[in-house]
RNA sequence: GGGCACUUAGCUCAGUUGGCUAGAGCGUCUCGUUGACGUCGAGAAGGUCAAAGGUUCGACUCCUUUAGUGCCCA
Numbered sequence: 001g002g003g004c005a006c007u008u009a010g011c012u013c014a015g016u017u018g019g020c021u022a023g024a025g026c027g028u029c030u031c032g033u034u035g036a037c038g039u040c041g042a043g044a045a046g047g048u049c050a051a052a053g054g055u056u057c058g059a060c061u062c063c064u065u066u067a068g069u070g071c072c073c074a
Stems, first nucleotide, its partner, number of pairs: 001073007010026004019057001028044005050066005
């Protein structure tokens, strides 16, 4: 230098032939239970879906560019 894949919650990941309000597990916080901790039960907070632009009535999803990470080729 060229090619491919990935980027979604604090962590690990789902989701998407474009369509309501973006989800799970773990973690965190609160309440109940306990003498207390843990377990268990109930609830809550937490996301500009990597960034910008474009297409569209409508974009996490399609297109372009940029950035980061990984792999392959030279």
Transfer RNA from a bacterium, 74 nucleotides, folded computationally.
Its mean pLDDT, the model's own confidence on a scale to 100, is 80.
It matches the Rfam family "tRNA".
The RNAcentral record of the sequence draws on ENA.